[in-house]
The prediction has a mean pLDDT of 82. This is a predicted structure of a 72-nucleotide RNA (transfer RNA) from a Minisyncoccota bacterium. It matches the Rfam family "tRNA". The family's RNA type in Rfam is transfer RNA.

RNA sequence: GGCCCUAUCGUCUAACGGUUAGGACAUCAGGUUUUCAACCUGGCAAUCGGGGUUCGAUUCCCCGUGGGGUCA
Numbered sequence: 001g002g003c004c005c006u007a008u009c010g011u012c013u014a015a016c017g018g019u020u021a022g023g024a025c026a027u028c029a030g031g032u033u034u035u036c037a038a039c040c041u042g043g044c045a046a047u048c049g050g051g052g053u054u055c056g057a058u059u060c061c062c063c064g065u066g067g068g069g070u071c072a
Stems, first nucleotide, its partner, number of pairs: 001071007010025004018055001027043005048064005
């Protein structure tokens, strides 16, 4: 340098083009407990950047950026 894959809450991971963007862990608050842990209930928190297509884009296309793989 060519080609391929990939990017979503703090972490891991779902989501036919029409989802309240879901779940687990973590975290916060409350309950329970003498306290801690465990358990129960609830809350907070995310689509890599810029364009395009579309009535509608996390999803499709293009250009970047980061990561991985492969050929030289």